[in-house]
Context: one part of a larger RNA
RNA sequence: GAAUGAACGUUGGCGGCGUGGAUUAGGCAUGCAAGUCGAGCGAGAAGUUUUCCUUCGGGGAGAUGGACAGCGGCAAACGGGGUAGUAAAGCGUAGGUGACGUACCCUGAGGACCGGGAUAGCCGCGGGAAACUGCGGGUAAUACCGGAUAAUCUCUGCGGUCAUGGUGACUGCAGAGCAAAUGGUGAGAUUCCACCUUUGGAGCGGCUUACGUGGUACUAGGUAGUUGGUGAGGUAACGGCUCACCAAGCCAAAGAUGCCUAGGGGGUGUGAGAGCAUGGCCCCCACCACUGGGACUGAGACACUGCCCAGACACCUACGGGUGGCUGCAGUCGAGAAUCUUCGGCAAUGGGCGCAAGCCUGACCGAGCGACGCCGCGUGCGGGAUGAAGGCCCUUGGGUUGUAAACCGCUGUCAGAGGGGAUGAAAUGCGCGCAGGCUAUCCUGCACGUUUGACAAAGCCUCAGAGGAAGCACCGGCUAACUCCGUGCCAGCAGCCGCGGUAAGACGGAGGGUGCGAACGUUGUUC
Repeated sequence: GAAUGAACGUUGGCGGCGUGGAUUAGGCAUGCAAGUCGAGCGAGAAGUUUUCCUUCGGGGAGAUGGACAGCGGCAAACGGGGUAGUAAAGCGUAGGUGACGUACCCUGAGGACCGGGAUAGCCGCGGGAAACUGCGGGUAAUACCGGAUAAUCUCUGCGGUCAUGGUGACUGCAGAGCAAAUGGUGAGAUUCCACCUUUGGAGCGGCUUACGUGGUACUAGGUAGUUGGUGAGGUAACGGCUCACCAAGCCAAAGAUGCCUAGGGGGUGUGAGAGCAUGGCCCCCACCACUGGGACUGAGACACUGCCCAGACACCUACGGGUGGCUGCAGUCGAGAAUCUUCGGCAAUGGGCGCAAGCCUGACCGAGCGACGCCGCGUGCGGGAUGAAGGCCCUUGGGUUGUAAACCGCUGUCAGAGGGGAUGAAAUGCGCGCAGGCUAUCCUGCACGUUUGACAAAGCCUCAGAGGAAGCACCGGCUAACUCCGUGCCAGCAGCCGCGGUAAGACGGAGGGUGCGAACGUUGUUC
C1' cells in the first nucleotide's frame, strides 16, 4: 500500500447494488416451513330447500350441498439449513463398468381375460386422566389375492461366432417362468386420461482404476478377515462384503501405524510474477440432523419437520403412563468484542399434486433493520474590502483567520408536498372465430376480446425556499502540516527512533495549518 462476513471510538444527509450468528453442532416459548387428487373408492356434517306430522318446542322423509375424517395414488429421498465428523470409503482431474440400477419424462411394439376374500371409515359395546386402544357386526375401490394368456423379457440346456489372464458377449434352437385397472370422464372411447409387459433415448445414480490433495519420526514397525486362493451366501452389481476350508501373506523411511489439525473444489486476497495465505456470500461434490444404534417402506433413504430401541435433557400427568427435538423462516435465553424483522406476497421464476380450474410452497420474489462493504449524489453558485466585529499572534507599526462572513444577485440536484406513471405480464383460464388432424367426448396451431402486481417505480409535470445536510485524524523525523499559553522526568505521549527534570514545533488547551471526507481514525488478521 492492498484486502476483510470484522469489532471499537468520534461523527453521520440521500440513494443503488451487495452483505450480516465467524463464538456454544449450547438450550429453545410461539407461529409458519409438504402437501395434493372427489376425473380411484365407500360414506357424509352444517347450511339451503320441498313435503308430511305436530302437544307449535320440534320431529320424519326427499332434494341440494359439500365440511371434518377414512381407504387409495403420487409427492414427501427435491427444495431449505449447517460444517460436527472425515487426511480418505472424501474431494479434484482423466478414465473404466464385457461386475450394475433407474419410478416419473420422450419414444417404437404388444396387451388389458376369468374369478375371490378382506379391511378402514361407519354402527354397537367397552378400557384409559390423557396419548391412545380392545371386542363384535357390516361395506367400497385404480387397495389386496388366486387362476389364465404372453414375448424380441428372465432363467436353464445344447450348438455356432467373437473376445479375455479369467468369470464372459452376441446369436440360433429347445424347455421352464413372470402381467394388467375393459378403471375414470362421457350419451357414446382398448381412439382422451390412466393400467400391464417390453425396446430404444435422455437425464440421474451405484461401483471402480490411476495420479494429485495438511503437520508431526521427541510416533518405526503395523496387520488374523489381516493378504491371496477354492467353494458358498449376499447385493441392482464386482469384491473378505460375509462365512467354511486352504496357503502365509499384505503395508512400511518415496514415511506404514499412531497422534494433532482440517470438510474438498470452482474460486478469493495479495503479488510484476513465481509464490504465499485463504475456502464467508454464489455454484459443484461430500457429510450431518438432540447423542448412539437399527431396519421398514420405496425407483430412490438407512430418511432434518417418518418408524423402532437405548441415553441425556425438557414438558404434561389423575403417578398407572405419555409427549418433544429450529444445524428450515422469523424470534428467545445463554456465552461473546460481535452479526437483523416473531414483516408482505405467491404478482414473477421454480417445485409437488391435479385433465383442468386450482391448492400448497418462510424455495423464491420483495419490503424492514445495520455506513458492514463498494459505488453514485448532495450539503449550493456568482459577486462582495472600510479587508467589519470577534478570536489568535505581535517588534504595538501591524499580521492572520479572510471573499471567509455580512450584504447583493441567482439556481433548484437530493430531501419535503402534490400529480401522473413506462416497465417487471407473458402465459393459463374464459368467450368467439378460422385452419389442420378426424372414428372421437377431443388434440394442435393462429387471430381477436377479456383476466392476473406482494413490491418497486425510472423518466416527466407542479409548489416552496439557501432553506434540512460536516466531520474525523494528524502537524519532532520517517510524513503533508507551527505558533502562544499551561505543565515541569509530574501529568502524560509513543508504530520505530524517542519526547517531558522552567522558554516543550513530540504532553494538555487555544489559534492557525495539513490530509481525507459521510466518513475518519484505532485494533485484529492476510499478502

Model confidence (mean pLDDT): 85 of 100.
Small-subunit ribosomal RNA, 5' domain from an uncultured bacterium, 527 nucleotides, folded computationally.